This is a predicted structure of a 1392-nucleotide RNA (small-subunit ribosomal RNA) from an uncultured bacterium. The RNAcentral record of the sequence draws on Greengenes. The coordinates come from a structure-prediction model, not an experiment, and the mean pLDDT is 82. Rfam family: Bacterial small subunit ribosomal RNA. Rfam links the family to the GO terms ribosome and structural constituent of ribosome.

RNA sequence: CCCUUAGAGUUUGAUCCUGGCUCAGGAUGAACGCUGGCGGCGUGCUUAACACAUGCAAGUCGAACGGGAAACCUUUUAUUGAAGCUUCGGCCGAUUUAAAUUGUUUCUAGUGGCGGACGGGUGAGUAACGCGUGGGUAACCUGCCUUGUACAGGGGGAUAACAGUCAGAAAUGACUGCUAAUACCGCAUAAGCGCACAGAACUGCAUGGCUCGGUGUGAAAAACUCCGGUGGUAUGAGAUGGACCCGCGUCUGAUUAGGUAGUUGGUGGGGUAACGGCCUACCAAGCCGACGAUCCGUAGCCGACCUGAGAGGGUGACCGGCCACAUUGGGACUGAGACACGGCCCAGACUCCUACGGGAGGCAGCAGUGAGGAAUAUUGCGCAAUGGGGGAAACCCUGACCCAGCAACGCCGCGUGAGGGAUGAAGUUUUUCGGAUUGUAAACUUCUGUCCUCUGUGAAGAUAAUGACGGUACCAGAGUAAGAAGCUCCGGCUAACUACGUGCCAGCAGCCGCGGUAAUACGUAGGGAGCAAGCGUUAUCCGGAUUUACUGGGUGUAAAGGGAGCGUAGGCGGAUUGACAAGUCAGAAGUGAAAUCCAUGGGCUUAACCCAUGAACUGCUUUUGAAACUGUCAGUCUUGAGUGCAGUAGAGGUAGGUGGAAUUCCCAGUGUAGCGGUGAAAUGCGUAGAUAUUGGGAGGAACACCAGUGGCGAAGGCGGCUUACUGGGCUUUAACUGACGUUGAGGCUCGAAAGUGUGGGUAGCAAACAGGAUUAGAUACCCUGGUAGUCCACACUGUAAACGAUGAUUACUGGGUGUGGGGGGUCUAACCCUCCUCCGUGCCGCAGCUAACACAAUAUGUAAUCUCCGUGGGGAGUGUGACCGCACGGUUGUGACUCUCAGGAAUUGACGGGGGCCCGCACACGCACUGGAGUAUGUGGUUUAAUUUUACGCGACGCGAAGAGCCCUUCCAGGUCUUGACAUCUACCUAACGAAGCAGAGAUGCAUUAGGUGCCGUUCUCGGAAAGUCGAGACAGGCGGUGCAGUGUUGUGGUCAGCUCGUGUGGUGAGAUGUUGGGUCAAGUCCCGCAACGAGCCCAACCCUUGUGAUUAGUUCAUACGCAAGAGCACUCUAAUCAGACUGCCGUUGACAAACCGGAGGAAGGUGGGGACGACGUCAAAUCAUCAUGCCCUUUAUGACCUGGGCUACACACGUACUACAAUGGUGGUUAACAGAGGGAACCAAUCCCGGGAGGUGGAGCAAAACCCUAAAAUCGGUCUCAGUUCAGAUUGUAGUCUGCAACUCGCCUACAUGAAGCUGGAAUUGCUAGUAAUCGCGGAUCAGCAUGCCGCGGUGAAUACGUUCCCGGGCCUUGUACUCACCGCCCGUCA
Repeated sequence: CCCUUAGAGUUUGAUCCUGGCUCAGGAUGAACGCUGGCGGCGUGCUUAACACAUGCAAGUCGAACGGGAAACCUUUUAUUGAAGCUUCGGCCGAUUUAAAUUGUUUCUAGUGGCGGACGGGUGAGUAACGCGUGGGUAACCUGCCUUGUACAGGGGGAUAACAGUCAGAAAUGACUGCUAAUACCGCAUAAGCGCACAGAACUGCAUGGCUCGGUGUGAAAAACUCCGGUGGUAUGAGAUGGACCCGCGUCUGAUUAGGUAGUUGGUGGGGUAACGGCCUACCAAGCCGACGAUCCGUAGCCGACCUGAGAGGGUGACCGGCCACAUUGGGACUGAGACACGGCCCAGACUCCUACGGGAGGCAGCAGUGAGGAAUAUUGCGCAAUGGGGGAAACCCUGACCCAGCAACGCCGCGUGAGGGAUGAAGUUUUUCGGAUUGUAAACUUCUGUCCUCUGUGAAGAUAAUGACGGUACCAGAGUAAGAAGCUCCGGCUAACUACGUGCCAGCAGCCGCGGUAAUACGUAGGGAGCAAGCGUUAUCCGGAUUUACUGGGUGUAAAGGGAGCGUAGGCGGAUUGACAAGUCAGAAGUGAAAUCCAUGGGCUUAACCCAUGAACUGCUUUUGAAACUGUCAGUCUUGAGUGCAGUAGAGGUAGGUGGAAUUCCCAGUGUAGCGGUGAAAUGCGUAGAUAUUGGGAGGAACACCAGUGGCGAAGGCGGCUUACUGGGCUUUAACUGACGUUGAGGCUCGAAAGUGUGGGUAGCAAACAGGAUUAGAUACCCUGGUAGUCCACACUGUAAACGAUGAUUACUGGGUGUGGGGGGUCUAACCCUCCUCCGUGCCGCAGCUAACACAAUAUGUAAUCUCCGUGGGGAGUGUGACCGCACGGUUGUGACUCUCAGGAAUUGACGGGGGCCCGCACACGCACUGGAGUAUGUGGUUUAAUUUUACGCGACGCGAAGAGCCCUUCCAGGUCUUGACAUCUACCUAACGAAGCAGAGAUGCAUUAGGUGCCGUUCUCGGAAAGUCGAGACAGGCGGUGCAGUGUUGUGGUCAGCUCGUGUGGUGAGAUGUUGGGUCAAGUCCCGCAACGAGCCCAACCCUUGUGAUUAGUUCAUACGCAAGAGCACUCUAAUCAGACUGCCGUUGACAAACCGGAGGAAGGUGGGGACGACGUCAAAUCAUCAUGCCCUUUAUGACCUGGGCUACACACGUACUACAAUGGUGGUUAACAGAGGGAACCAAUCCCGGGAGGUGGAGCAAAACCCUAAAAUCGGUCUCAGUUCAGAUUGUAGUCUGCAACUCGCCUACAUGAAGCUGGAAUUGCUAGUAAUCGCGGAUCAGCAUGCCGCGGUGAAUACGUUCCCGGGCCUUGUACUCACCGCCCGUCA
């Protein structure tokens, strides 16, 4: 100076944290899918360093040389003989051919020179001085080039080519003969150079270097020429290029720990351009390695490129530098330079030729081919430019290079039109049918012409000539909106939504996840979002990931402290003085190639791209300085550490001795039938004398009380008493040493219990084992026995939840209160108490820290040093290797594969055969049932053509159904209808309607053109309204599906006491508090307290009914009465309004409260009794068949009509009821017995009459306080006398009644006859706390008829409750949890 740091999804019911997985970004020599207009600039075998057909990629020089060939010229000879002339003899001689010769030019195999060591390719090998960076060579070389100095005299002998002969298929070779040179070899010369010997001056970090002069010795040369020069030899210097050496840096593995004999060094010699074990002979025994040798694996290195805020991480394509390689391995030759890609030799593999004897070859040069692969281009043009080789040059060569071709492979730029245009066209999609959307989009109109097409001009690149690119770029003119848009996505992350199809299928998916009939997640369509000649996918790298943490993290419980100590290397280290300058800091110099990146300018129309300049390259080296800090050296000190002196506590350790209590055993005595053991038993022991008890004895093991979150020890651990030996700690003092300290990888030592070996010992206990129990089983828990072992000695093992789940050391940072061991002060006669201090051991708690819990001077706080360890879960502390062990086993310690979680702390619920408190006909105390019988009814099952269907623990089962003979009716069989039985719209027509009769089971059809003519208006024949037949289509219809689409309604918990909110408070947060606590209540009812204060829903009350009274009103009531009328309203009653009850009063208790208990008064007393009333929510609870409704399905049928059948079946099982089993009863009589609440007009029906009865006839009265339906049990006194009966009434027969179109399937009732089971009910189980249970009858709804069901009503009218241990259910608080679909949870193992 510049640049600059982003998160999200996913563990849970929710939260915070730890931690992994995944995504959004950028990049690529890419590939694949769909699509594809143009141009510029780049890039293009990442795989088989696999094999290669064909062509080309290194030649050049005749001004080095001899020879050859060709052309032309000069001269000559020979030959040919056109045309012309001709004296016909010939002349001239164009033209042709051959040879010699002079000269010129061109080409050339060979000899010779230079170049083929550059350029081009590839990355196999290489972990190395290979590369990078910085140095060194006093240990070196360097062709061509530049610049000096000095030279070039005179000779010689060969050899290719060529000719001839020979061998061979060929490649090629052999022999003989001739010849030249800038080819080769001696001689002369020696300024200078090299070597040897001795000397002098100067100098370097060492070996040494440099200069000077002396003696001896050694080695040179080539010519050509256009006369300008070019070339040659020797020797300096320079430049360039190379060689060697050194410091530092450069991947992974220790499940690779030892490696090395030319190895390390020396001496002599050799070799090299040069140093050197580079090589060799001898001598010595060294050298490398935990700062990682050796070995295995992988890899060309760098500038740079990608990413990143940076530090880093990854990569090493293109371009540039270095290295290595050239079919594989080895070798040298030539040369200045090679151990040589297009040279040689040998060996191997492969390919080709062959006459089988032998030969030839090397694309990792450019094209190209095959193969491999997901995958990578033309057998192109040109030397015009740039560069290279040769040449004096012209020039030749150049697949280097410049260009073109192919490929969207990448980057960059441009286009596919622009303005106007609303009836918001048509079409599509959607819809609540109104509309909305596509959408100014299109059409239409005006304009333009980039790219494109056609025509024309036509470059720069070249500083004279020469242009492959190329008639290219650019420019000008003309032309038609014409020729040019796709891909991915649309649940969240992540921008963008609807419809249809599908129905856990088909499929999607980066993670979470979506799909099981209403899918914004699959497929398609419409619409939308994003990018755009591209878009997606896949692969790889970095980022996000602070998820290896240097910047920049952790280890109590999430993964992670070694079991403990001693101590080596190493790391770190007290105060002070001086010196040095390694680290450190500052200045200067050199280097850090170019390209790249960045900045500023410039050039292509812009950009990409290219050019220039600057900055930068954070590095390394050299040098000069500074001296604070670290370091080193030297000196001093005492505070750290240690020693001494003086005290002190202790289960510290080792060895020996010793003691008492108890268990067991043995002996003896007493004594007799049991003992022992358990939840209960049994096995066991005992009459052969146990247990019990007394005495004596034996033996082993462990040490009651003291005993204590007391003591000691490094940890493991240590407990009777005593002796010996011995380790450590603490306190005081301040004499001594003088930093001697701390931590500690490897290493060494210690190390519970169990286990192992050898030898002892063995009382008790006790794995294994045996028996007895328990149990479905019980290889367990319980019991009786019992062996290893437990004990001792000596060895081994080396692990534990070896834990404070907390490494060691040092320093610092508020307190309070115990306890163990010291010291000091105060006070005392002496203690005690109290104060201060050091060391240890606990608790509470502030700051701080923490994810929270917790920790908190014994830190998990703050600041340091060293060390071990962890990096998602599982696989797995497993396999393998190594080491250790007698063995068991231990230490070290993976990967493949698999999942998207695993985990920590805390929160709300739920749950617990956890705890506490409380309630309920929950138990208990009682009464009556059910379960057994018969019947009724519902359900299951079975059956059936159909037995329509719903409901299934409580909370389905006398439920929907307040009433299935037809109907209802959905089910079955058969017969019929198809715009329909029902609704709306519509064309035509007609009023409508339509009898008796016939056919048919009926629906229905014929009859039917019989008959009949309505209402309103009216111009008097028409119109209108309404209705109907028929037709077409929209549509109707559905008790078809889905209650898991949804509304409404209901059940349930539960008339249980709970459920929440606002504000505040504290918590990171989920959440908490309030609502918990102490009392009290039926109650979250009320009171008190309290970081809470208030509020809402529920509770209670208000409502209805019942119980008492008052007032008012009153008929159909009542009075009076034989009846009726009339009078009156006191009573009963009716129905309206009030009163009354509120813990109001008194007392006990309680906290001076709330409240409880008792009492008075009162009709009623503590919510008086009963009802209605049901919080937030739960059960995908029930209902699509009450109704209504979304979607789906059906439409000559799943709709509609009709007849008949079925819902009533019947080996069986269950629920709910009725009736009974009898004497508290049955039966026949008696008494005018006595109610309440209801109902009554298609009705209730009285009195009378008929019938034995059901009932019939008939009909007074009553639309009701009037009339009617209308009581039974009870009472009274007879009879029956305990029987299957004078109980019970099922079943059956006969005869009837009633209702109704109809009583067979299939109604109720009556009479007579028949007279079943049943004698109080197993396990189990239900209801009920007072006008209740029990018992008795009455009424009503439904209804033509049908009630043991349901809903109501009154009559008679009990027993019992000690209490909350237990069963069930519920409420509150608390605790544990791996549950949250919430214990009907979760989850482990085996098998399939």